[in-house]
RNA sequence: GCGUGUCUUCGGGGAGGGGUGCAAGUCCCUACCGGCGGUAUAGUCCGCGAGCGCGCAUGAUGGAGCAACUGCUCCACGGCGGCGUUGAACCGGUGUGAUUCCGGUACCGACAGUAAAAGUCUGGAUGGGAGAAGAUACGG
Numbered sequence: 001g002c003g004u005g006u007c008u009u010c011g012g013g014g015a016g017g018g019g020u021g022c023a024a025g026u027c028c029c030u031a032c033c034g035g036c037g038g039u040a041u042a043g044u045c046c047g048c049g050a051g052c053g054c055g056c057a058u059g060a061u062g063g064a065g066c067a068a069c070u071g072c073u074c075c076a077c078g079g080c081g082g083c084g085u086u087g088a089a090c091c092g093g094u095g096u097g098a099u100u101c102c103g104g105u106a107c108c109g110a111c112a113g114u115a116a117a118a119g120u121c122u123g124g125a126u127g128g129g130a131g132a133a134g135a136u137a138c139g140g
Base pairs, nucleotide, nucleotide: 002139003138004137005136006135007134008133009132010131016030017029018028019027031120032119033109034108035048036047037046038045043107044106051085052084053083054082055080056079058078059077061076062075063074064073065072066071089105090104091103092102093101111123112122113121
């Protein structure tokens, strides 16, 4: 240094100004933000993650029902690199190499809630998480 196991810590940002209105951080103008791995440095390339739906399998778990006889069904919770769904970029320049850098002009952003439609407010979430760093044991 590599592989495997276990453990610890870390692991998402943003509404300032103006307009309309009874009411808007939700509409209009402007402003602001950009998770993780890969790759010439990436919100827009190739993948991954969160949400939702479905499926599969499983449990000395919790709840409900059936009425079985040591069960069966449904729901919840936990599991799976499971399947589906979930957005967006071009032009010019430099260079061996960049949809990643530089210049220019664009574009995108789950679900639920709300006195009025939300990337920026509130909530699920003191959650989950791609992964990052470290500790330790074992292995050739």
This is a predicted structure of a 140-nucleotide RNA (FMN riboswitch aptamer (RFN element)). The sequence was found by an Rfam model in a public genome assembly.